This is a predicted structure of a 77-nucleotide RNA (transfer RNA) from a Candidatus Bathyarchaeota archaeon. The source organism's lineage runs through Archaea, Thermoproteati and Candidatus Bathyarchaeota. The sequence was found in a public genome assembly.
RNA sequence: GCGGGAUUGGUCUAGUCUGGUAGGAUGCCAGCCCCCCAAGCUGGCGGUCGCGGGUUCAAAUCCCGCAUCCCGCACCA
Numbered sequence: 001g002c003g004g005g006a007u008u009g010g011u012c013u014a015g016u017c018u019g020g021u022a023g024g025a026u027g028c029c030a031g032c033c034c035c036c037c038a039a040g041c042u043g044g045c046g047g048u049c050g051c052g053g054g055u056u057c058a059a060a061u062c063c064c065g066c067a068u069c070c071c072g073c074a075c076c077a
Stems, first nucleotide, its partner, number of pairs: 001073007010026004020057001027045006050066005
């Protein structure tokens, strides 16, 4: 340099193909339960969906560029 994959709350992850209210687990907070703790149950909190731009009434999702990481190939030596 070329090709491919990945990037979503503190952490892990679904959704992207086929645009239409961002979901689950964990965590944290509160309550219930319990003699207490743990476990369990209920509710709540937490997201510029890597960054920028474009298309669109509407973008995590489509298009372009960039960044970081991973895999393969090539180049140099």